Context: one part of a larger RNA
């Protein structure tokens, strides 16, 4: 001297843009943080309009049928592993960094080739009975599927055998042929009549769009395996029996003691093993001139973790924060038999503490999920809100004005200071109150209509481009722009012995007190406390605390 995720004590006008539990990974009331598809599937409800019969009071009531169109309880798809949160564990291939895979996976996406034949049995829902205080179940019958399960078919995959070429970095790989064995599938919406069938309009038929199966590529995200770095202690010196290696088997997407039977006796370590402590790690940060010191809040990247501890299951992907089983400890219900729950999502709440926010608004925007879309959802993100916690800018007036005015202070009683400072006169209107207009962000997305192209038999649909139009802001009547009004509403802290810019009065009298070191104070205190004046800084002063 500079810095902070600060705190504390006096003060305190506005904006802007950041930040905001650093303690108790304690416990948590409440509400809300993931759910979407009716264009996969029955079943129910509602229901615009409408057909038909019947009673007749001639425009009502009943019966009974077609039905746009909504709406989900359930079956089925995806998503739910993202995003959000915290750092408790980890000292480690956790990060970083630079490489390896010929040892390895990839949902949704793009590209390419190839196919989607033709059956079958269920269980939900629902209806009947029934246990249970409840959470929640149990039997019995019925059904549909793009939901399960056989058969064909087998571009090609995969496993053996047999063989050819090309490569190579050690096991080897890559690309081809032959033979045996094995493996797949699902439809849904719109249109149409051109072919098939049935005849005039339908669909088992064509066509468009999305969808399904199998392969190969890509991309995208991941696994794994090494080299180099990565805190303190030796007042921790010997640590290791799956331990180190090999054979054979298992397990894995995949290498390997990962497992597991056998055989060897290795393997580590003063170049600090083991052990003990502390810690997420880095990109940065903050200092320094630099080397280097500390740090890892907030932003981005990996990693770990979701009450504590174990386990798997489903899936491309998890051993899964708002999923599942089992133990632990808490906590609540309860008919005592039994069940329920996990804020280290967003607010919010006790409690620790020096100390840290609103139980707000909107999906208008960016991104993500599912849809064909329209849309839904979405405490992600967008914004408001408090907090002077940080930084930046701005204000709190400008010119004039000497009778040097009252006053205050001090005097040597002439004086001298506060001080052009006030006052008084000319101005401005930054901000501030009221008024009046009032936004970017929002059009590349979405709706309509028109049109060029492409697939189609086709003026039918659909996709793909253009153009014209429409509608859509939480922030928010906010930012900004204007008018009026009027100097009015807006300055404090902290110091003054030296270091260190800035000095006198009264008070006190080694008291009361002050103090970062050095040290003031015991009767004339520039050091203590008050005036008054001085001096720094400024919406902030100052002290405290931590690092450089």
């Nucleotide at each position: 001297g500079g810095a902070c995720g600060a705190a504390c004590g006096c003060u305190g006008g506005c904006g802007g843009c950041g930040u905001g539990c650093u303690u108790a990974a304690c416990a948590c009331a409440u509400g809300c943080a993931a759910g979407u598809c009716g264009a996969a599937c029955g079943a129910g409800a509602a229901g615009a309009u409408u057909g038909a019969g019947a009673g007749c009071u001639u425009g009502c009531u009943c019966u009974u049928g077609a039905g746009a169109u909504u709406c989900g309880a359930g079956u089925g798809g995806c998503a739910a592993a993202c995003g959000g949160g915290u750092g408790a564990g980890u000292a480690a291939c956790g990060c970083g960094u630079a490489g390896a895979c010929a040892a390895c996976c990839u949902g949704c996406c793009u590209u390419u080739g190839a196919g989607a034949u033709g059956g079958g049995g269920a269980c939900a829902a629902c209806a009947g009975u029934u246990c249970g205080a409840a959470a929640g179940g149990a039997c019995u019958g019925c059904u549909a599927a793009u939901a399960c399960c056989g058969a064909a078919u087998g571009u090609u995959g995969u496993a053996u055998a047999u063989u050819u070429u090309c490569c190579a970095c050690a096991u080897g790989g890559a690309a081809g042929a032959u033979a045996u064995a094995u493996u797949a599938a699902a439809g849904a919406u719109g249109g149409c009549c051109u072919c098939u069938a049935u005849u005039u309009a339908u669909a088992a038929g064509c066509u468009a769009u999305c969808g399904c199966u199998c392969a190969a590529a890509g991309a995208u995200g991941g696994g794994u395996c090494u080299g180099c770095g990565u805190c303190u202690g030796a007042u921790u010196a010997g640590c290791u029996a799956g331990u180190u290696g090999g054979u054979g088997g298992g397990g894995u997407a995949a290498u390997g003691g990962c497992c597991u039977a056998c055989c060897a006796a290795g393997g580590c370590a003063a170049c600090g093993a083991u052990c003990a402590g502390u810690a997420g790690c880095c990109g940065g940060u903050c200092u320094g001139a630099g080397a280097g010191g500390a740090u890892g809040a907030a932003c981005g990247g990996c990693c770990a973790c979701a009450u504590u501890g174990g386990g798997a299951c489903u899936g491309a992907g998890a051993c899964a924060c708002g999923g599942c089983c089992c133990a632990g400890a808490c906590u609540c219900c309860u008919a005592c038999g039994g069940g329920a729950g996990g804020c280290a999502g967003c607010a919010g709440u006790g409690g620790g503490g020096a100390a840290u926010c609103u139980u707000c608004c909107a999906c208008a925007a960016u991104g993500g999920a599912c849809g064909a879309a329209a849309g839904u959802c979405u405490g992600a993100u967008g914004g408001a809100g408090c907090a002077a916690c940080g930084c930046c800018g701005c204000g709190u007036g400008a010119g004039u004005g000497a009778a040097g005015a009252a006053g205050g202070g001090u005097u040597u009683c002439g004086g001298c200071u506060c001080g052009u400072a006030a006052a008084g006169c000319u101005c401005u209107g930054u901000u501030g109150u009221c008024g009046g207009g009032g936004a970017c962000g929002a059009a590349c997305g979405u709706g309509a209509g028109a049109u060029a192209c492409u697939u189609g038999a086709a003026u039918a649909a659909a996709g793909u481009g253009u153009c014209u139009u429409a509608a859509u802001g939480a922030c928010g009547g906010u930012a900004c722009c204007u008018g009026a009004c009027g100097a009015g509403g807006a300055a404090g802290c902290c110091a003054c012995g030296g270091c260190u810019a800035a000095c006198u009065a009264c008070g006190u009298g080694c008291c009361a007190g002050c103090a970062g070191c050095c040290g003031c104070g015991g009767u004339a205190a520039u050091a203590c406390g008050u005036a008054g004046g001085u001096g720094g800084c400024a919406a902030g002063c100052g002290u405290u605390g931590u690092c450089c």

A computed fold for a 548-nucleotide part of an RNA from an uncultured bacterium, annotated as small-subunit ribosomal RNA, 5' domain. The full RNA is in RNAcentral, with records from ENA and SILVA. Its mean pLDDT, the model's own confidence on a scale to 100, is 82.